Model confidence (mean pLDDT): 75 of 100. This is a predicted structure of a 377-nucleotide RNA (Bacterial RNase P class A) from an Actinomycetes bacterium. The organism belongs to Actinomycetes, within Bacteria.

RNA sequence: AGGGCAGCCCGGGUAGCCGCGGAGAGGUGUCGGCCCAAGGGUCGGGACGCUCUUCGAGGAAAGUCCGGACACCGCAGAGCAAGGUGUUGGAUAACGUCCAACAGGGGAAACCCUCGGGAAAGUGCCACAGAAAAUACACAGCACGCCAGGGUGGUCAGCCACCCCGGUUGCGAAGGUGAAAUGGUGCGGUAAGAGCGCACCGGCGUCGUGGUGACACGGCGGCCUGGCAAACCCCACCUGGUGCAAGGCCGAAUAGGGAGGCGCUCGAGGGCUGCUCGUCCGAUGCCUCCGGGUUGGCUGCUAGAGACGCGUGGUAACGCGAGUCCCAGAUGGAUGGCUACCCUAGACAGAAUCCGGCUUACAGGGCUGCUGACGUG
Numbered sequence: 001a002g003g004g005c006a007g008c009c010c011g012g013g014u015a016g017c018c019g020c021g022g023a024g025a026g027g028u029g030u031c032g033g034c035c036c037a038a039g040g041g042u043c044g045g046g047a048c049g050c051u052c053u054u055c056g057a058g059g060a061a062a063g064u065c066c067g068g069a070c071a072c073c074g075c076a077g078a079g080c081a082a083g084g085u086g087u088u089g090g091a092u093a094a095c096g097u098c099c100a101a102c103a104g105g106g107g108a109a110a111c112c113c114u115c116g117g118g119a120a121a122g123u124g125c126c127a128c129a130g131a132a133a134a135u136a137c138a139c140a141g142c143a144c145g146c147c148a149g150g151g152u153g154g155u156c157a158g159c160c161a162c163c164c165c166g167g168u169u170g171c172g173a174a175g176g177u178g179a180a181a182u183g184g185u186g187c188g189g190u191a192a193g194a195g196c197g198c199a200c201c202g203g204c205g206u207c208g209u210g211g212u213g214a215c216a217c218g219g220c221g222g223c224c225u226g227g228c229a230a231a232c233c234c235c236a237c238c239u240g241g242u243g244c245a246a247g248g249c250c251g252a253a254u255a256g257g258g259a260g261g262c263g264c265u266c267g268a269g270g271g272c273u274g275c276u277c278g279u280c281c282g283a284u285g286c287c288u289c290c291g292g293g294u295u296g297g298c299u300g301c302u303a304g305a306g307a308c309g310c311g312u313g314g315u316a317a318c319g320c321g322a323g324u325c326c327c328a329g330a331u332g333g334a335u336g337g338c339u340a341c342c343c344u345a346g347a348c349a350g351a352a353u354c355c356g357g358c359u360u361a362c363a364g365g366g367c368u369g370c371u372g373a374c375g376u377g
C1' cells in the first nucleotide's frame, strides 16, 4: 500500500405560489332546527364553507416465509394423525430468529459456510467398472514350508545348491477397477504375506487435567467390518382452529318466499380441526337445496412487548434505572403541480389491525474498524 473482509448512514436540496388527508383553536357567511314584535335572535351539543397553528409513508412499506399480541369459536379436554425444529450455553413475549462458544470444511489472513441427534431397532439404495460393494470374496497370481516327479552342477557315495512342474496347504498384501475394497505411510519380519512387531498419524476404549457444557490436551492400551437418514424410519422437544373481510353497535330494507328430509327428550341434527373418545347446545325444532333483501354509518384505528439519548450489569445478544417525546390512520383509498437556483444529477420503490424477525431488490455517494499475499526499509 493495491486489494479483500465485517458493520453503519444518506438516497435529491433551498425559496416562492397554488393544491391534498388528520388533529386543535377561532369566529362568523350560507343552509337547517327553534322563538318572535317578521326586522331579527338563538343552537359550538346541526351540516357545508372561511382563517390560523400543527402532524403526514420505508429500509425494505415488498414476499406472505416464521413467531406472536388481540378477537371470536357453549366450557375449545384427552388420544391418534399431521406438521416443525435438531451440537453446547445464553437472549427474547415467542420463533425455524439473534449472541457467544465447540466440531467439520473453505481461505494467505481478516473472515465465511453447515446436509451438525441416531447406521449395534428395522427396511431400503450404492449405476458402470471390478473377483468381490455387507457380512463377503479370489480373476490373474505369490510361496519348495509339506507330498510327489524331472533336469543341471558340485561330491567316491550319501548329501547339498539351482531351475521347471503337479497336488496340497498357507496368503489376502503388491497390481487392476472404482467415490468408496475391511485403518494409512514407512521400516522390520516371514517360505510367501498380514498390526505379525515397531515409529508416526487416524479411529475406538480407559484414566487424569481444564471447562457450566458441547469438547480440548496429555498418559496408557494393537483394541481396529463401509457410505447415505436434505432416504423411509427411531429418539428428544414444540404445536387447538379461524382470522380486522376478526369482532361490536346503530340504522334500513325485503319474498312472514318455495321444495325436500328427519324429529319432538326413548334425542333428529349441530358445535368443539382431520379422525376417535368425551363434552356442550337442542324441540311450532334442526338440516340440505333453490330464490330474494341489506353493498349505509359509527367503532375496532393507533400511547405501543414504543422511540430517543444518559447511567449501569453483561464478551455480546440483551436486561435494569431515571428522564424527554407523541412521530400517518385513509376507505373510488391522502403529500401533487408550476417557477427559479444548487449539485452527489437522484436507484429499489407507497402504510390499510399492530409488532419481532428472515428472504429478496437497490443507480450513486459517504463513514468506522480489521486483515494485508506482494513491495520497501
Stems, first nucleotide, its partner, number of pairs: 003371008012342007020056007029048003032043004058348001062359002065357005070243004077277004082239005087101005102116001103114004117234002122232002124228003141171003146167002149164006183201006202224002204221007247299004257290006269281004306325003310321004